RNA sequence: GGAAGAGUAGCAAAGUUGGUCAAUGCGCUGGAUUGAAAAUCCAGAGAUAAAGGUUCGAAUCCUUUCUGUUCCA
Numbered sequence: 001g002g003a004a005g006a007g008u009a010g011c012a013a014a015g016u017u018g019g020u021c022a023a024u025g026c027g028c029u030g031g032a033u034u035g036a037a038a039a040u041c042c043a044g045a046g047a048u049a050a051a052g053g054u055u056c057g058a059a060u061c062c063u064u065u066c067u068g069u070u071c072c073a
Base pairs, nucleotide, nucleotide: 001072002071003070004069006067007066010026011025012024019056028044029043030042031041032040049065050064051063052062053061
C1' cells in the first nucleotide's frame, strides 16, 4: 500500500431478509436468607464507535471518518 471482516452496558455476547419493551451470562446496587459471610432467590441501574443520508420508521440499508483483528504485498 491492497483486501476481508468487526465495533452493542465495566467484560463477554445475541439481535437476519428495517417495525411493538435491545436479550442473556458474569460483574455492580438494594432487598430476602444467615450469628456473620459465601451460595441461592427477588428487584433495579447501566449499551447500539462518530457524523451524515434513505425511510412513516435504522443496531440493521447507503456514504464518510475513527479504532482493533486477519490475510496479501

This is a predicted structure of a 73-nucleotide RNA (transfer RNA) from bacterium SCSIO 12643. The sequence is in RNAcentral, with records from ENA. Its Rfam family is "tRNA". The family's RNA type in Rfam is transfer RNA. The coordinates come from a structure-prediction model, not an experiment, and the mean pLDDT is 82.